This is a predicted structure of an 84-nucleotide RNA (transfer RNA) from a Parcubacteria group bacterium. It was read from a public genome assembly.

[in-house]
RNA sequence: GCUGGGGUGGCGAAAUUGGCAGACGCGCUAGUUUCAGGUAUUAGUGGGAGCAAUCCCUUGGGGGUUCGAAUCCCCCUCCCAGCA
Numbered sequence: 001g002c003u004g005g006g007g008u009g010g011c012g013a014a015a016u017u018g019g020c021a022g023a024c025g026c027g028c029u030a031g032u033u034u035c036a037g038g039u040a041u042u043a044g045u046g047g048g049a050g051c052a053a054u055c056c057c058u059u060g061g062g063g064g065u066u067c068g069a070a071u072c073c074c075c076c077u078c079c080c081a082g083c084a
Stems, first nucleotide, its partner, number of pairs: 001083007010026003019067001027045006046057004060076005
């Protein structure tokens, strides 16, 4: 240099026919249990504003198509594999 695959909450990882983003697991927070801790169990858990109702933002970065994009198209960037 060329080809292919990938980048999604704190971490791993789903969502492909373009239609509620973050299922599920881990972690974390709180309660119960314990003398205490662990284990077990119940509930909650992306970020910001707000007393609240509610609103805004978020799939590596930028742009495009579309009523609507993690998903399709273009450019850039980083990681992995192969070829040279």
The organism belongs to Bacteria candidate phyla, within Bacteria. Its Rfam family is "tRNA". From the family's description: Transfer RNA (tRNA) molecules are approximately 80 nucleotides in length.